RNAcentral holds the sequence, with entries from ENA.
Predicted 3D model of a 287-nucleotide RNA (Bacterial RNase P class A) from a Bacteroidales bacterium.
The organism belongs to Bacteroidales, within Bacteria.
The coordinates come from a structure-prediction model, not an experiment, and the mean pLDDT is 76.
Rfam family: Bacterial RNase P class A. Gene Ontology terms of the family: tRNA processing, dimeric ribonuclease P complex and ribonuclease P activity.
RNA sequence: AUAGUGGAUCGGUCUAUCGCGCCGCAAGGUGAGGAAAGUCCGGGCAGCACAGAGCACCGCAACGGUUAACGGCCGUCAGGCAGCAAUGUUUGGUCCCUACUACAGAGACGAGAGUGAUGUGAAACGAGUACACUGCGGGCUGCAAUUCCAAGUAUACCAACGUCUGAGCGCUGCUCGCGUGAGUUGGAGGGUAGGAAGCAAGAGAAGCACGUGGUAACACGCGACUCGAGAUUAAUGAUAGACGCUGCUUUGCAGUACAGAACCCGGCUUAUAGAUUCACUAUUCUU
Numbered sequence: 001a002u003a004g005u006g007g008a009u010c011g012g013u014c015u016a017u018c019g020c021g022c023c024g025c026a027a028g029g030u031g032a033g034g035a036a037a038g039u040c041c042g043g044g045c046a047g048c049a050c051a052g053a054g055c056a057c058c059g060c061a062a063c064g065g066u067u068a069a070c071g072g073c074c075g076u077c078a079g080g081c082a083g084c085a086a087u088g089u090u091u092g093g094u095c096c097c098u099a100c101u102a103c104a105g106a107g108a109c110g111a112g113a114g115u116g117a118u119g120u121g122a123a124a125c126g127a128g129u130a131c132a133c134u135g136c137g138g139g140c141u142g143c144a145a146u147u148c149c150a151a152g153u154a155u156a157c158c159a160a161c162g163u164c165u166g167a168g169c170g171c172u173g174c175u176c177g178c179g180u181g182a183g184u185u186g187g188a189g190g191g192u193a194g195g196a197a198g199c200a201a202g203a204g205a206a207g208c209a210c211g212u213g214g215u216a217a218c219a220c221g222c223g224a225c226u227c228g229a230g231a232u233u234a235a236u237g238a239u240a241g242a243c244g245c246u247g248c249u250u251u252g253c254a255g256u257a258c259a260g261a262a263c264c265c266g267g268c269u270u271a272u273a274g275a276u277u278c279a280c281u282a283u284u285c286u287u
Stems, first nucleotide, its partner, number of pairs: 001283010012243007020031004033258001037269002040267005045142004052176005057138005062076005077092006093133002098130004146197004157187005168180004202227001206226002208223001210221004244256005
């Protein structure tokens, strides 16, 4: 220098004019992410339930650590595949029963066999993998949860079932069992669609800085350093100028990614123009 591998950070800035949402008496302050996305996991929170047993369904599975928890993350070990390598990706309980194994091959899940040889093949006097077996685990619903207030109508009508013979509801899905229980279901009809809270300072789980321990994930201590949306037919914008970055046919022109909060948080997966930086690998050149 070129090509690659593994991480981290940023991913637009400023000014003016006008226009929006929230907080505030006002002055003034503030307003979309690294994924806000997918809704795949785990929690907080809210309501209901809590009595189990059997079967089913789903998830996990080397060893150790970490976390509120996870199917997450970190480290170590043993394999397969790709690569010159740095690395990437994938597997990890058991094989007694059951099921499957392309092509090729004499034959492929055990038939057969007295023992061998040759050839095929991933595997031929033995394997691999799960739909099999073992162990452990799994209450439901979700902010359209839920709580309160106001207003209004029709506290009404019809039918079936039920209140000792217990309908319905709950216990993941089913069965049994248990608990609760006076209403439940269907029809026809009437009123309402409003307001407030939940709602953002967080959890022994907010962010950031420093220190200590640890290979690391992370933990502990300390600082008061920061307070950085809260809409609800849904705000966070428009115009103009300057700058930043990238490219080119270079005194200019073009472009500027993926994309936008709706209860919050920890992960995973997917999309992403480009810029900066750290470490490592291979090749070549120079000293």

The model forms 97% of the base pairs in the Rfam consensus.